[in-house]
RNA sequence: GUUCGACAAGGGCUAACCCAGUGAAAACUGGCGGCGCAAAGCUAUGGGUCUAAAACUCACGAGGAGUUAUGACUGCCAGGCUUCCGAA
Numbered sequence: 001g002u003u004c005g006a007c008a009a010g011g012g013c014u015a016a017c018c019c020a021g022u023g024a025a026a027a028c029u030g031g032c033g034g035c036g037c038a039a040a041g042c043u044a045u046g047g048g049u050c051u052a053a054a055a056c057u058c059a060c061g062a063g064g065a066g067u068u069a070u071g072a073c074u075g076c077c078a079g080g081c082u083u084c085c086g087a088a
Stems, first nucleotide, its partner, number of pairs: 002088004012037002018031005035075001041081003045078003048073003055067004
């Protein structure tokens, strides 16, 4: 340096539930937790998924319906950047 994660050590992250907070929502943050993860570290670049406040369209007595990301997800897949320990 490359490939790999079988054995070992110290650890790390953290799903769901629940509690508190933020948000229109999706979802996020903190706590808890032990479903899982060798990049479940970072990055919305491509695809995908979720939401639809505002906007637009339709309808309307009122209630409403539809479209749309500028909102979100990297623990959906791919790409990019970085990387602990160990083995070959």
Predicted 3D model of an 88-nucleotide RNA (c-di-GMP-I riboswitch aptamer) from Anaerolineaceae bacterium UBA5211. It matches the Rfam family "c-di-GMP-I riboswitch aptamer". Gene Ontology term of the family: cyclic-di-GMP binding. It was read from a public genome assembly, where an Rfam model found it. Its mean pLDDT, the model's own confidence on a scale to 100, is 82.